Overview:
RNAcentral holds the sequence, with entries from ENA. This is a predicted structure of a 370-nucleotide RNA (Bacterial RNase P class A) from a Steroidobacteraceae bacterium. It is recorded under the gene name rnpB.
RNA sequence: GGAGCCGGCCAGGCAACCGCUGCGAGAGAUCGCGGAGGAAAGUCCGGGCUCCACAGGGCAAGGUGCCAGGUAAUACCUGGGGGGCGAGAGCCCACGGAAAGUGCAACAGAGAGCAGACCGCCUAUGUCGGCAAAUGCCGGCAGGCAAGGGUGAAAGGGUGCGGUAAGAGCGCACCGCGUCGGUGGCAACACGCGACGGCACGGCAAACCCCACCUGGAGCAAGACCAAAUAGGGAAGCGCGCGGACCCGCGAGGGGCCGCAACUGCGGCCCGCAGGGGCUUCCGGGUAGGUCGCUAGAGGCGCGCGGCGACGCUCGUCCCAGAUGGAUGGUUGCCCACGACAGAACCCGGCUUAUCGGCCGGCUCCCAGU
Numbered sequence: 001g002g003a004g005c006c007g008g009c010c011a012g013g014c015a016a017c018c019g020c021u022g023c024g025a026g027a028g029a030u031c032g033c034g035g036a037g038g039a040a041a042g043u044c045c046g047g048g049c050u051c052c053a054c055a056g057g058g059c060a061a062g063g064u065g066c067c068a069g070g071u072a073a074u075a076c077c078u079g080g081g082g083g084g085c086g087a088g089a090g091c092c093c094a095c096g097g098a099a100a101g102u103g104c105a106a107c108a109g110a111g112a113g114c115a116g117a118c119c120g121c122c123u124a125u126g127u128c129g130g131c132a133a134a135u136g137c138c139g140g141c142a143g144g145c146a147a148g149g150g151u152g153a154a155a156g157g158g159u160g161c162g163g164u165a166a167g168a169g170c171g172c173a174c175c176g177c178g179u180c181g182g183u184g185g186c187a188a189c190a191c192g193c194g195a196c197g198g199c200a201c202g203g204c205a206a207a208c209c210c211c212a213c214c215u216g217g218a219g220c221a222a223g224a225c226c227a228a229a230u231a232g233g234g235a236a237g238c239g240c241g242c243g244g245a246c247c248c249g250c251g252a253g254g255g256g257c258c259g260c261a262a263c264u265g266c267g268g269c270c271c272g273c274a275g276g277g278g279c280u281u282c283c284g285g286g287u288a289g290g291u292c293g294c295u296a297g298a299g300g301c302g303c304g305c306g307g308c309g310a311c312g313c314u315c316g317u318c319c320c321a322g323a324u325g326g327a328u329g330g331u332u333g334c335c336c337a338c339g340a341c342a343g344a345a346c347c348c349g350g351c352u353u354a355u356c357g358g359c360c361g362g363c364u365c366c367c368a369g370u
């Protein structure tokens, strides 16, 4: 100098003026302070909080799935193990079970789950034919083989030596694999440890399934409180006349209808007109509306201590949106590297996705110079 890996951070800045919103002060005019994000997003996980449900157990359904730890909890994080990728820093993995069962594997291919023989290799053996004096040689058939070629994502270990007609774990050595044991490790697991086994156990479980563990439901429009008018419910007090026909009911009784009257309203009064059976008070539920829930919290920052780390503990310090038609904005000027994705609505912890440009730290590989 180049190429790359990992982690953290910023998210245009400053000023003036005019607004919006929450809180505080003030009698008021007004003043002071605070006012979006790293993802406020997707709502995919986990919890807090609230209401409902709940003896205990089982089934079903759903989820999780190497081990240990962290945490309020997790599917998250940390450390470790195993596997894969990369030259490396480093990255990726739903990573229990396929010698319980069921199922699946297109195309190609001879054969794909009780493996198989297309090309090829071999004629030791049997048999036929030819040549030949003949042990023989040549060819065919029966047959043997699975080393090599070929197909496929995958063809029932690899390398080598021996062996053989040719071959083959057929035999042997080493590697691999499996079982049992030993050693180390909390464990996953590991071992250049021992014995045994020629290899018996191909793949897929984000296919059914089996095993282990976990899971009650709904969500701040949760939920709690105050509470008007109108209508309806209950209680008490006052009032509740006469007549008629009718409906319901066995009945006690209930219901509306019509006429007249007391009475009430309009009005100073009468006539008249209208109403004519309720009125008043209280209680309780609910609606409109309002208040709370609502933001001081598993909170931010800093020192120290413990831990490899995630994280925990102690102390100090800070207060950092809280609306409910829903604020967080606009204009102007200057500067620069010319500004992305995006906008809180109960709150936190994660994950995922979107994102202009830039800064810082650690690390790897290559090239050149000293």
Base pairs, nucleotide, nucleotide: 001366002365003364004363005362006361007360008359009358010357012335013334014333015332016331017330018329020035021034022033023032024031025030037341041352042351044350045349046348047347048346049219050218051217052216061215062214063213064212065211066080067079068078069077070076081095082093083092084091085090096210097209101208102207103204104203118149119148120145121144122143125142126141127140128139129138130137131136157175158174159173160172161171162170176199177197178196179195180194181193182191183190184189223292224291225290226289233283234282235281236280237279238278241260242259243258244257246255247254248253263275264274265273266272299318300317301316302315304313305312306311336339